Predicted 3D model of a 71-nucleotide RNA (transfer RNA) from a Candidatus Aenigmatarchaeota archaeon. Lineage of the source: Archaea > Nanobdellati > Candidatus Aenigmatarchaeota. Its Rfam family is "tRNA". It is annotated as a transfer RNA. The RNAcentral record of the sequence draws on ENA. The prediction has a mean pLDDT of 82.
RNA sequence: GGGCUCGUAGUAUAACGGCAGUACGCUGCCUCGACACGGCAGAGAAAAGAGUUCAAUUCUCUUCGGGCCCA
Numbered sequence: 001g002g003g004c005u006c007g008u009a010g011u012a013u014a015a016c017g018g019c020a021g022u023a024c025g026c027u028g029c030c031u032c033g034a035c036a037c038g039g040c041a042g043a044g045a046a047a048a049g050a051g052u053u054c055a056a057u058u059c060u061c062u063u064c065g066g067g068c069c070c071a
Base pairs, nucleotide, nucleotide: 001070002069003068004067005066006065007064010024011023012022013021018054026042027041028040029039030038047063048062049061050060051059
């Protein structure tokens, strides 16, 4: 320098053009003599920008970052 791939709550991971879900973690309540376990409830997320579209996490382009391959 070229090509491919990935970027989603604190962590891991899914869906995929039309409400972003799950697990662990966190907070509150219940339970207990207390803690743990357990039960219930809750907060919390699309790397950035532009475009297409009635509608974009999803499709296209650029940038940024991680990984792999070639030179």